A computed fold for a 74-nucleotide RNA from a marine sediment metagenome, annotated as transfer RNA. Its Rfam family is "tRNA". About the family: Transfer RNA (tRNA) molecules are approximately 80 nucleotides in length. It is annotated as a transfer RNA. Its mean pLDDT, the model's own confidence on a scale to 100, is 83.

RNA sequence: AGUUCUGUAGCUCAAUGGUAGAGCGCAUGGCUUAUAACCGUGUGACCCAGGUUCGAAUCCUGGCAGAACUACCA
Numbered sequence: 001a002g003u004u005c006u007g008u009a010g011c012u013c014a015a016u017g018g019u020a021g022a023g024c025g026c027a028u029g030g031c032u033u034a035u036a037a038c039c040g041u042g043u044g045a046c047c048c049a050g051g052u053u054c055g056a057a058u059c060c061u062g063g064c065a066g067a068a069c070u071a072c073c074a
Stems, first nucleotide, its partner, number of pairs: 001070007010024004018054001025043006047063005
């Protein structure tokens, strides 16, 4: 330098163009002599900018970041 893949909550991952979810975590209440476990409630995200569309996390273009592979140089 080229090709491919990935980017969603604090972490790990879902979501066929039509209200963004789960588990773990965190906060809080219940239970308990107390802690843990368990139960209830809450918390919080679509990498960035354009485009298409009635409507975009999803499709298209560009950028940014990461990973793998290939090539080149020494």